[in-house]
RNA sequence: GCCGACCUAGCUCAGUGGUAGAGCAACGCACUCGUAACGCGUAGGUCGUGGGUUCGAUUCCCACGGUCGGCUCCA
Numbered sequence: 001g002c003c004g005a006c007c008u009a010g011c012u013c014a015g016u017g018g019u020a021g022a023g024c025a026a027c028g029c030a031c032u033c034g035u036a037a038c039g040c041g042u043a044g045g046u047c048g049u050g051g052g053u054u055c056g057a058u059u060c061c062c063a064c065g066g067u068c069g070g071c072u073c074c075a
Stems, first nucleotide, its partner, number of pairs: 001071007010024004018055001026042004048064005
């Protein structure tokens, strides 16, 4: 330099056009002599950034940024 995959809650990941979810973690309640575990509940997101398409975009298109992987480093 070229090619590909990925970026969504604190973490790991679903969701692939119609108002965004799970597990773990956090917090509260219940239980317990007490703690943990188990149970019930609560909160937490400008879906990497900026544009475009669309009635409507996390989802499709473009650019940029970031992470990871592969190829090349020749004349």